[in-house]
RNA sequence: UUAUUUCAAAGCCAAACUUGGCGCGAGCCAAGGUCGGAAAGCUUCAGGCCUUUAACGACUCAUCUCUAAAGGUGGCUGGGUUGCAUUG
Numbered sequence: 001u002u003a004u005u006u007c008a009a010a011g012c013c014a015a016a017c018u019u020g021g022c023g024c025g026a027g028c029c030a031a032g033g034u035c036g037g038a039a040a041g042c043u044u045c046a047g048g049c050c051u052u053u054a055a056c057g058a059c060u061c062a063u064c065u066c067u068a069a070a071g072g073u074g075g076c077u078g079g080g081u082u083g084c085a086u087u088g
Base pairs, nucleotide, nucleotide: 004088006085012037013036017032018031019030020029021028022027035075041081042080043079045078046077047076048073049072050071051070052069053068057066058065
């Protein structure tokens, strides 16, 4: 330095929920709160899931669904990238 591991230490983050605010919505931000997390740090490149918006077409009595576009989720998975400590 790199990879791996997590017996410890110092620490870190913050699920659900509550309050306030933003958004058509999925959700997001702040405070409280600690379910959990070795990247639960960052990042939509790929996939999944979710939301909104119409038009045409398919299906349908209608709704719904499929398709398209825009968005969300990094605590859904993978990828990229950065970082602390100890043992081997």